The prediction has a mean pLDDT of 81. A computed fold for a 73-nucleotide RNA from an Akkermansiaceae bacterium, annotated as transfer RNA. Rfam family: tRNA. Gene Ontology term of the family: triplet codon-amino acid adaptor activity. It is annotated as a transfer RNA.
[in-house]
RNA sequence: AGGACAGUAGCUCAAUUGGUAGAGCAUCGGUUUCCAAAACCGAGGGUUGUAGGUUCAAGUCCUAUCUGUCCUG
Numbered sequence: 001a002g003g004a005c006a007g008u009a010g011c012u013c014a015a016u017u018g019g020u021a022g023a024g025c026a027u028c029g030g031u032u033u034c035c036a037a038a039a040c041c042g043a044g045g046g047u048u049g050u051a052g053g054u055u056c057a058a059g060u061c062c063u064a065u066c067u068g069u070c071c072u073g
Base pairs, nucleotide, nucleotide: 001072002071003070004069005068006067007066010025011024012023013022019056027043028042029041030040031039049065050064051063052062053061
């Protein structure tokens, strides 16, 4: 320098053909308990790496760019 893959909640990851952004763990509250743990119930938490474009509608399609890993030279 060229190429491939990944980037979504605090962490690990889903989201099938473009059509309401979700789960587990963690955190907070409650029930239970003498207290705690465990169990159960509930709640909060997201500019989908960044900036544009296409579309009635974009995590998803297109372009550029940043970061990480890998391959080629």